[in-house]
Molecule: Bacterial RNase P class A
Organism: Phycisphaeraceae bacterium
RNA sequence: GUGGCGUGGCGAGGCGGCCGCCCAUCCCGCAUGGGAUGGGAGGAAAGUCCGAACACGGUAGAACUCGGUGGUGGGUAACACCCACCCUCCAAACUGGCGACGGUUUGGGGCGGGAUAGCGCCACAGAAAAUAUACCGCUCGUUGAUUCGUUGACGGGUAAGGGUGAAAUGGUGCGGUAAGAGCGCACCGCUGUGCUGGUGACAGUGCAGGCUAGGCAAGCCCCGCCGCGUGCAAGGCCAAGUAUGCCCCUGGUUGACGGUUAUGACCGGCAGCCACAGCUGGUUCGGCUGUUUGGGGGCGGGUAGGCUGCUGUGAGUUCGUGGGCAACUGCGGGCCUAAGAGAAAUGGUCGCACUCUCGAUGGAUCUCGAGAUUACAGAAUUCGGCUUAUCGUCACGCCACAAAA
Repeated sequence: GUGGCGUGGCGAGGCGGCCGCCCAUCCCGCAUGGGAUGGGAGGAAAGUCCGAACACGGUAGAACUCGGUGGUGGGUAACACCCACCCUCCAAACUGGCGACGGUUUGGGGCGGGAUAGCGCCACAGAAAAUAUACCGCUCGUUGAUUCGUUGACGGGUAAGGGUGAAAUGGUGCGGUAAGAGCGCACCGCUGUGCUGGUGACAGUGCAGGCUAGGCAAGCCCCGCCGCGUGCAAGGCCAAGUAUGCCCCUGGUUGACGGUUAUGACCGGCAGCCACAGCUGGUUCGGCUGUUUGGGGGCGGGUAGGCUGCUGUGAGUUCGUGGGCAACUGCGGGCCUAAGAGAAAUGGUCGCACUCUCGAUGGAUCUCGAGAUUACAGAAUUCGGCUUAUCGUCACGCCACAAAA
């Protein structure tokens, strides 16, 4: 210097002419229509993945279930978001130790509660995959052969070494032994427990234990915390329309009271019990409503209009200042607040300037000529996040290549 990757910031085109699109108001016109003025997308409007506002439904309760979430502390209206910290893994550099392993710095990753509550699973390979086991090997004894180097058979010991595997029942060093082994010792690690520090996750350290404890919880499960459902096609008002059409289902009993009476009983409303039906993700209980000029279910038929909700003072933005490591927040000042419809508009073209590319010239930041000037995308009740898509430009870090010293 060129290119790439990552992180963060900024912009998403400027000015003018012409032709168009949507909405509101006004004017002309009987009307189709014409004209004037004003306004008209995003950083993600997207995916609809989280969290809320707002609205409606539900007698909204209890138990069990079901769903979500998951280191700790904080922020926030809230969150699966954000900030800080802890633990752990990976990479690089430096460094301590004979070694196992440890320490420091920088950068990055982690759906990061529990595997000593229980169940389940661990392919292939391998002797063995979780009450360990013995293929090769090592070693001892007996015995056979022997070219005296060894070697075969049988019986024991072993788990150091090899081999398999993603993973092999702690590791390193020294001792010990026939060979070996926590068999013994020291250290590294682990488990339990005490103390100290910290709000806490956790860290440091003492003591005890030869060590029992493999992995998977993104298989079930256990623990803590959180959780009603449906979404603006919510919902409110108005207008219009609709065969009283067809089919199916839908109560018993007890009590007192009142009425009738042929004294047997019948009728009426009320109350209780039982039953049935309906009511919030499921079940059970509870609760509520209904059980006949009614109620429930199915079929068929009718209506596909208007106003509102609706877009604004809002968990808004910015500056100063106080608090906080930070996310964020208190106070004060300034600013913004003009799409809001209807399956739904916001565009095209020409010129200039800017920028970039190529060419002309020995070369150039100047001049001339030619060309390019964008990508992703697009409001549909509104906010806070996350994720994904993408053009240009700036800063920082890293990587690759080329050239020069």